Overview: This is a predicted structure of a 107-nucleotide RNA (SAM riboswitch aptamer (S box leader)) from a rhizosphere metagenome. The prediction has a mean pLDDT of 86.
[in-house]
RNA sequence: CUCAUCCAGAAGGGCAGAGGGAUCAGGCCCCGUGACGCCCUGGCAACCGUCCCAUUAAAGGGGAAAUGGUGCCAACUCCUGCUCCGAUUAUAUCGGAGGAAGAUGAG
Numbered sequence: 001c002u003c004a005u006c007c008a009g010a011a012g013g014g015c016a017g018a019g020g021g022a023u024c025a026g027g028c029c030c031c032g033u034g035a036c037g038c039c040c041u042g043g044c045a046a047c048c049g050u051c052c053c054a055u056u057a058a059a060g061g062g063g064a065a066a067u068g069g070u071g072c073c074a075a076c077u078c079c080u081g082c083u084c085c086g087a088u089u090a091u092a093u094c095g096g097a098g099g100a101a102g103a104u105g106a107g
Stems, first nucleotide, its partner, number of pairs: 001107006011041005019030003024081004042073003047069002050064004055060001077101001082098006
């Protein structure tokens, strides 16, 4: 850089001791009843790889498996921010579609 996915799912212990939820802003939330982080154990989950089935020109479809490689285990990626559309008397508020940014996997 490209492609796919992101409203499902999954916690105990030890260490440590102050902020944390990517970034900026606003909101909201978690946190000395010890958060965040690190380690151990446990768990969740089929992205890659593996196996099976049917089929196809190919791409693709269905299933098994958590003994391989990753990933993940508060809140939708915690929510909003930019553009368009709709509801509404309304600039507030609500809903929908897309975008940006980010995360994970594969290349």